[in-house]
Molecule: SAM riboswitch aptamer (S box leader)
Organism: Actinomycetes bacterium
RNA sequence: GGGUCAUCAAGAGCGACUGAGGGACGGGCCCUUUGAAGUCGCGACAACCAGUUCGCGCGCGUUGCACGUGGACCAGGUGCCAAAGCCCGAACGAUGCAAAGGGAGUUAUGACGU
Numbered sequence: 001g002g003g004u005c006a007u008c009a010a011g012a013g014c015g016a017c018u019g020a021g022g023g024a025c026g027g028g029c030c031c032u033u034u035g036a037a038g039u040c041g042c043g044a045c046a047a048c049c050a051g052u053u054c055g056c057g058c059g060c061g062u063u064g065c066a067c068g069u070g071g072a073c074c075a076g077g078u079g080c081c082a083a084a085g086c087c088c089g090a091a092c093g094a095u096g097c098a099a100a101g102g103g104a105g106u107u108a109u110g111a112c113g114u
Base pairs, nucleotide, nucleotide: 001114003112004111005110006109007108013042014041015040016039017038021031022030023029025089026088027087028086043081045079047078048077049076051073052072053071054070055069056068057067085106
């Protein structure tokens, strides 16, 4: 870099350095010198993986173990801490255009595998 699966209407800031941008992209609309983005320190949140635990399912005569699955705890590994992923669009379809609806697409993150 590209592949598969899952998730995204909830949740979560203080300080220091620095000094103009940022919200992925396009169009909007917002945030920002009352300090953007970035770096560092401490802290919070809890999507996935890991750990602990309680059920349910399955196989079994029973227990136990393995596997699948739901909840709770935890905060180790990633992640994340304005606005619903801020809103819409991006694919399909139709002779063409537009609207609505459906749903797909698109971005990000995690896990797996290459």